[in-house]
């Protein structure tokens, strides 16, 4: 020089004019409005991502609602920690897969009990077709499961010892499976001894155990202002709400038809928040000190134009917020590792 693997960052810079929203000061007896609110100027300062995407997952808030419990139901599933909490994340174990750096997980339970393994096979559990040995030959009989052949799988493998032929019939080693030791918190790995051990496999098949889990949402709530038209049914041992259901508990309401409002503020951006550094930890992260505040829009704000660098612009634009995970990206670039050749 090639070809890998894990993880990052960056994704258009810089200046100048105009414009657009939203916060902080400042002015103004302005503008619009039926009101409730809304708007005009000055100056300063902010103003779309790394995934805003997918709505998968977990909360934090807001209501039910004072506040349970049980049955469904549903999700998690190796062991040890982070963590506000997860089905996430670090670290390990076991299994698989690559020469390797890695990399992926459908990882409790098959002696609680139910199903299912189709075809093909002599047989899927009551092996005996073929083949082998014995009876004087036989298409009888009798013994065999080593050899073959179907299948994903044939009474535990594999090599002897024996045997009429064979066979855990025995023997060594490996499988099981039951004791014990060692190492580790643990999953689990390692060691030794005992027993011939009376068939598999599937739970992302029902199911069993172990944990966990209220619902409904910001169009959730709250307040302003405007306007209107009510009738009729059910009730009080009733009835309606709190998931589906029961027990439990609340409330004086429930349903049908029909009428008027649909306007405005608010919730809404100070946070399980950012960054530096320190200090424990292998890490995920936690503790201390400091520092900064970094969009809040409502038919929906980031745009346009000119210079110019320059990799010539991919995936694609918040709408209560937060952590995560999955998917998509042109194109530049950092770090660590691995493998094969070739040269020195």
């Nucleotide at each position: 020089g090639g070809a890998g693997u894990a993880c990052c960052g960056c994704g258009g810079g810089u200046g100048g004019u105009c414009g657009c929203u939203g916060c902080c000061g400042g002015a103004g007896a302005g503008g619009c409005g039926a009101g409730a609110g809304c708007u005009u100027c000055c100056g300063g300062g902010a103003g779309a991502g790394g995934a805003a995407a997918g709505u998968c997952c977990g909360g934090g808030c807001u209501u039910c609602a004072c506040a349970g419990a049980g049955c469904a139901g549903g999700a998690u599933g190796c062991c040890u920690g982070a963590u506000a909490a997860c089905g996430u994340c670090a670290g390990g174990u076991u299994g698989a897969g690559g020469u390797g750096a890695c990399u992926c997980a459908c990882a409790g339970g098959a002696c609680a009990g139910u199903g299912c393994a189709g075809c093909a096979g002599a047989a899927a559990a009551u092996u005996a077709c073929c083949g082998c040995c014995g009876g004087a030959a036989a298409u009888c009989c009798g013994g065999u499961a080593a050899g073959g052949g179907u299948g994903a799988a044939a009474a535990g493998g594999c090599a002897g010892u024996g045997u009429a032929a064979g066979a855990g019939a025995c023997u060594a080693c490996c499988g099981g499976u039951c004791g014990u030791c060692u190492g580790g918190c643990a999953a689990c790995a390692g060691g030794c001894g005992g027993c011939g051990c009376c068939g598999u496999g599937u739970a992302a098949a029902c199911c069993c155990c172990a944990u966990c889990c209220g619902a409904a949402g910001c169009a959730a709530g709250a307040c302003c202002a405007a306007a209107c038209a009510g009738a009729g049914a059910g009730c009080a041992c009733a009835g309606g709400g709190c998931u589906g259901c029961u027990c439990g508990u609340c409330c004086g309401c429930u349903c049908u038809c029909g009428g008027g409002u649909a306007g405005g503020u608010u919730g809404c951006u100070u946070g399980a928040g950012g960054c530096u550094c320190a200090u424990g930890g292998c890490g995920a992260c936690a503790u201390g000190a400091g520092u900064c505040c970094u969009a809040g829009a409502u038919a929906g704000a980031u745009g346009a134009c000119c210079a110019u660098c320059c990799a010539c612009g991919a995936c694609a634009u918040a709408a209560c917020c937060c952590g995560g995970c999955u998917u998509a990206c042109a194109g530049c670039g950092g770090u660590a590792c691995u493998c094969a050749u070739c040269c020195c």

Bacterial RNase P class A, 344 nucleotides, folded computationally.